Context: one part of a larger RNA
RNA sequence: GAUGAACGCUGGCGGCGUGCCUAACACAUGCAAGUCGAACGAAGCAUCUAAGCGGAAGUUUACGGAUGGAAGAAUAGAUGACUUAGUGGCGGAUGGGUGAGUAACGCGUGGGCAACCUGCCUCAUACAGGGGGAUAACAGUCAGAAAUGGCUGCUAAUACCGCAUAAGCGCACAAGGUCGCAUGACCAAGUGUGAAAAACCGAGAUGGUAUGAGAUGGGCCCGCGUCUGAUUAGCUAGUUGGUAAGGUAACGGCUUACCAAGGCGACGAUCAGUAGCCGACCUGAGAGGGUGACCGGCCACAUUGGGACUGAGACACGGCCCAGACUCCUACGGGAGGCAGCAGUGGGGAAUAUUGCACAAUGGGCGCAAGCCUGAUGCAGCGACGCCGCGUGAGCGAAGAAGUAUUUCGGUAUGUAAAGCUCUAUCAGCAAGGAAGAAAAUGACGGUACUUGACUAAGAAGCCCCGGCUAACUACGUGCCAGCAGCCGCGGUAAUACGUAGGGGGCAAGCGUUAUCC
Numbered sequence: 001g002a003u004g005a006a007c008g009c010u011g012g013c014g015g016c017g018u019g020c021c022u023a024a025c026a027c028a029u030g031c032a033a034g035u036c037g038a039a040c041g042a043a044g045c046a047u048c049u050a051a052g053c054g055g056a057a058g059u060u061u062a063c064g065g066a067u068g069g070a071a072g073a074a075u076a077g078a079u080g081a082c083u084u085a086g087u088g089g090c091g092g093a094u095g096g097g098u099g100a101g102u103a104a105c106g107c108g109u110g111g112g113c114a115a116c117c118u119g120c121c122u123c124a125u126a127c128a129g130g131g132g133g134a135u136a137a138c139a140g141u142c143a144g145a146a147a148u149g150g151c152u153g154c155u156a157a158u159a160c161c162g163c164a165u166a167a168g169c170g171c172a173c174a175a176g177g178u179c180g181c182a183u184g185a186c187c188a189a190g191u192g193u194g195a196a197a198a199a200c201c202g203a204g205a206u207g208g209u210a211u212g213a214g215a216u217g218g219g220c221c222c223g224c225g226u227c228u229g230a231u232u233a234g235c236u237a238g239u240u241g242g243u244a245a246g247g248u249a250a251c252g253g254c255u256u257a258c259c260a261a262g263g264c265g266a267c268g269a270u271c272a273g274u275a276g277c278c279g280a281c282c283u284g285a286g287a288g289g290g291u292g293a294c295c296g297g298c299c300a301c302a303u304u305g306g307g308a309c310u311g312a313g314a315c316a317c318g319g320c321c322c323a324g325a326c327u328c329c330u331a332c333g334g335g336a337g338g339c340a341g342c343a344g345u346g347g348g349g350a351a352u353a354u355u356g357c358a359c360a361a362u363g364g365g366c367g368c369a370a371g372c373c374u375g376a377u378g379c380a381g382c383g384a385c386g387c388c389g390c391g392u393g394a395g396c397g398a399a400g401a402a403g404u405a406u407u408u409c410g411g412u413a414u415g416u417a418a419a420g421c422u423c424u425a426u427c428a429g430c431a432a433g434g435a436a437g438a439a440a441a442u443g444a445c446g447g448u449a450c451u452u453g454a455c456u457a458a459g460a461a462g463c464c465c466c467g468g469c470u471a472a473c474u475a476c477g478u479g480c481c482a483g484c485a486g487c488c489g490c491g492g493u494a495a496u497a498c499g500u501a502g503g504g505g506g507c508a509a510g511c512g513u514u515a516u517c518c
Base pairs, nucleotide, nucleotide: 001517002516003515005514006513007512008511009510012390013389014388015387016386017385018383019382020348025346026345027344029343030342031341034090035089036088039087040086042084043083044082045080046079047078048077049076050075051060052059053058063072097301098300099299106226107225108224109223110222111221112220113219116218117217121214122213123212124211125210126209127208129163131161132160138153139152140151141150142149143148169194170193171192172191173190176187177186178185179184199206227273228272229271234264235263236262239261240260241259242258243257244256245255246254276298277297278296279295280291281290282289283288303324304323305322306321307320326337327336328335329334354380356379357378358377362376363374364373365372366371393423394422395421396420403414404413405412406411427459430453431452432451433450437445462507463506464505465504466503467488468487469486473502474501475500476499477498483490484489
């Protein structure tokens, strides 16, 4: 000098930051990922029209009539927006959290892929003909405490499946041509072969299929760098290489069969310990040393272990399956759950905040849009945790009140300090007005910032130190006691070193101590 700090004493205001470093311990409750009716069928609702009933209001599973009963009617269509669940589409692989694991192509940096993929977006070319069978919802029924499930029947689609089409396109083979640093790359007559779709609408806009190119994002490979220990010296059988096959978006022992016996290591293999890495941050004249909170990039993880499914993308925090531990419900047959999301609780700890407001802004998802969702984010709350700024008053005022301390009893110090007089109003308090942030409208923050007015010196100073290092001294008490102390060292009767007082020094809404780093 520094800190994500803590502790002690003290504490006025504001701005900007920042706040579980410990138990990757366990979690009550609420919220954190939905959206689209311009993909689809259904149920419900409202309005209107027609029809029925009624004298009318009205009503159509309840009305009229009747008051005993019977007869009558018990519908049809259009529009609208909404709700509920369902089918379907897109998004739940982003955003947000944490640092357990990892000493590794994990990260950083520089290259490579003649070995790769890429939804949405942009550009270009071509196409969209005609059919089919289901299924959820729903209805009925059965089983179950529940979670949920079985069976029968009905129905739709931008859900699903064939067929047709071949200009263009992909794939395989390929005469030939051009080129490269190698494995090879590119172009290509020709032959064979393969694959798509969906409509809506008055129209337009939008959407669909195939292919190519771009953009963006990702995958893989390599050089170099990346903590400690030799009181760890040998390690290795898919191990190292080859051939063939499989697998992958793709290269590869990635996997398998066979063959060979290799590969790594004192330039530290293997083993053990520790650890997410970096931009950066702290310190230092620098070289270095230390750190990896906040913010940004990458990686890994999501109760523990394993697995795949779906998908352009996951082996998926708020998806699925299995196993383990734990918690909860149960009718004992069986089920439900996962805060290292935001708040919050218990526990641990020296120690770390509100179960707040809003989608107004920025950004994201869905939607043609209106809009909906968004604990991302924007804000507010709490904490002197840090940095910065401001205030706690200003001027005049005695050869100098009182009090207190000291004294050689004369005085000296506190000290212009106070009192008193004259002023001022930053901050706080009161009242009135009142933004920008928002493009036409829409402001959580917020009646906030800010402005103005009236008002009163009122409401606002402490902490550490005074032997030397080190700025700052006297008195009393104590008497190697009680105590101090970072080092040297103080204290055994005049202690500037202990305790108290007066005085003084330093910093100041802080001051000291402890811990850690340079």